[in-house]
């Protein structure tokens, strides 16, 4: 120099003109004008984990699934994250976990081989004559034999739904109406991850055919927020002061146009260390991708930077 590993950071900038969304002032007082600040991501994306937060809802016990799985922290919480051991992988710097139990039990190992499970036996040898002891063959594995649980299991923990179209409240309208089953003492029906037993609400349930209405407002953004100092810790984090406030649509706003510039490619010239580096001009596009309840995680998808470590290998 090449390649590699590992963390960080940004996500095109500026200026001008129009235009959009709610919000705050002020003017008008039907209607609207006008001003100022704010306005889509590190993944907003899958919907894979864990929660707030609303309802169900007001016990449980058994069985059954489903998850995790070394030791110790940290977090509202986890299957996230830190630290440490051990295993595998690489040269390495570091990556990955499939990290409890093979004497509780089943099962799985082609082909070879006498013979693959608590079974018998092939060839030689010894012999206390009992395959009893031992050596050779095959074979990944053969005296009462390991391996294998990200085979079945088995042990510890742990586990209730359902979603913001949750729920909640207003208004407006009809037909609290009609017919059948069936139930209020013998209890229909509901509820409790599935089941079954037990509890608790409970006066109405289910159909048939027919009419009304599909509107507003609340949730809905001050939050387990974010920043910057200080102390503590190997670290994930933790305390404490101080300081910002930075969409909330609702068929769904954040957006156009022009000019310059910045970084990436790449041509083409100049200097000159002849290998690159720097300078000037010109060209090209500038990734992945758009909130919708809100938040911690993890995966996955992507353009350019930047800071720390490897070192097999090239060169001085």
């Nucleotide at each position: 120099u090449c390649a590699g590993c590992a963390g960080g950071u940004c996500a095109c900038c500026u200026u001008a003109u129009c235009g959009c969304g709610g919000u705050u002032c002020g003017c008008u007082u039907u209607a609207g004008c006008g001003a100022g600040a704010c306005g889509a991501g590190g993944a907003a994306a899958g919907u894979c984990c864990g929660g707030a937060c609303a309802c169900c809802a007001u016990a449980g016990u058994g069985c059954a699934g489903u998850a995790u799985a070394g030791c110790g922290g940290g977090u509202a919480a986890c299957g996230c994250c830190c630290g440490c051991c051990c295993g595998u992988c690489g040269a390495a710097a570091g990556a990955c976990g499939c990290g409890g139990a093979c004497c509780a039990g089943u099962g799985c190992a082609a082909c070879a081989g006498a013979a693959a499970g608590c079974a018998a036996g092939u060839a030689c040898a010894g012999u206390u004559c009992g395959g009893c002891u031992g050596u050779a063959g095959u074979g990944a594995a053969a005296c009462c034999a390991g391996g294998u649980a990200a085979a079945c299991u088995c042990u510890a923990u742990a586990c209730g739904g359902u979603g913001a179209a949750a729920c909640g409240u207003c208004a407006u309208g009809u037909a609290a109406a009609u017919c059948g089953a069936u139930g209020u003492c013998u209890g229909a029906g509901a509820g409790c991850u599935g089941c079954a037993c037990g509890c608790u609400c409970g006066a109405g349930u289910c159909g048939a055919a027919g009419g009304g209405u599909a509107g507003g407002c609340g949730g809905u953004u001050u939050g387990a927020a974010u920043c910057u100092u200080u102390a503590g810790g190997c670290g994930a984090c933790u305390a404490a002061a101080g300081g910002u406030c930075u969409a909330g649509a609702u068929a769904a706003a954040u957006g156009a146009u022009a000019a310059g510039g910045a970084g990436a490619u790449u041509c083409u010239g100049a200097c000159c260390u002849u290998g690159u580096u720097u300078c000037a001009g010109g060209a090209u596009a500038u990734a992945c991708a758009g909130a919708a309840u809100c938040c911690g995680g993890c995966u996955u998808a992507u353009g350019a930077c930047c800071u720390g470590c490897u070192u097999u290998u090239u060169u001085u």

Overview:
This is a predicted structure of a 316-nucleotide RNA (Bacterial RNase P class A) from an uncultured Flavobacteriaceae bacterium. The sequence was found by an Rfam model in a public genome assembly. Of the family's consensus pairs, 97% are formed in the model. Model confidence (mean pLDDT): 75 of 100.